[in-house]
RNA sequence: GCGAUGCAUGCGGAAGAGACCGGUUCAGUCCGGCGCCGAAGGAGCAACCGCCCCGGAACCUCUCAGGCAAAAGGACCGCAAGCAGACG
Repeated sequence: GCGAUGCAUGCGGAAGAGACCGGUUCAGUCCGGCGCCGAAGGAGCAACCGCCCCGGAACCUCUCAGGCAAAAGGACCGCAAGCAGACG
């Protein structure tokens, strides 16, 4: 000096599903009821990685949590600059 990859920051994009019903509240607050969604987080299965063991592991499954006008949040993607950095 190059650099897979990881971390955090900023900006942009980013889906689904009742502004449901009864009562209540200053309130999108609280209580009860029915219905629904998956892309925070969490749990399960395991193709696969590894393979002695331990371990990692999905956009699949569940729906505990969360959510079902807008706003906010939002996995993930792109860009910018920063830090760390296997290996050579």
Annotation
This is a predicted structure of an 88-nucleotide RNA (Glycine riboswitch aptamer) from Rhodomicrobium sp. R_RK_3. Lineage of the source: Bacteria > Pseudomonadota > Alphaproteobacteria > Hyphomicrobiales > Rhodomicrobium. Of the family's consensus pairs, 90% are formed in the model. Its mean pLDDT, the model's own confidence on a scale to 100, is 75.